[in-house]
């Protein structure tokens, strides 16, 4: 000088996964509620839908195909589709492209009802428009 790992601390990143408030203990910190926000179910006419074992259906971007292998499973590729630091767009590059859950049940659905507020990471680049802050005169 470069790389690798680990801590702090600022800053942010996927995603609804914050923010305040009251009380209570053993008062560092737990713990119970409650509000606003932000998100997700369920559920009327009307309307669609002719549906009901190969069930069905719901949160999510994460569906779909094809080859290998070891039936169970694994692997590989590719793909609907998502994502990358103020916001859009476009161009190029990287990366995801799963995971649960309900339990024979749910189409849209006004009114009303139920539910959540996790978890897991460290940073792309350039352009064209825009928006805001900060310092200096």
């Nucleotide at each position: 000088u470069a790389g690798u790992a680990g801590a702090a601390a600022a800053u942010g990143c996927u995603g609804a996964a914050u923010u305040c408030c009251u009380c209570c203990c053993a008062a560092a910190g737990g713990g119970a509620g409650g509000a606003a926000a932000c998100g997700g179910g369920g559920g009327a006419c009307c309307c669609a839908a002719a549906c009901u074992g190969u069930g069905g259906g719901g949160u999510g971007a994460a569906u779909u195909c094809u080859g290998c292998u070891u039936u169970c499973u694994g692997c590989a590729g590719a793909u609907a589709g998502g994502g990358a630091a103020c916001c859009c767009u476009u161009c190029u590059u990287c990366c995801c492209g799963a995971a649960c859950c309900c339990g024979u049940c749910a189409g849209c659905u006004a009114a009303c009802c139920c539910c959540g507020u996790a978890a897991g990471c460290a940073g792309a680049g350039a352009a064209g428009g825009g928006a805001g802050c900060g310092a200096u005169u």
Predicted 3D model of a 137-nucleotide RNA (c-di-AMP riboswitch aptamer (ydaO/yuaA leader)) from a bacterium. Its mean pLDDT, the model's own confidence on a scale to 100, is 78.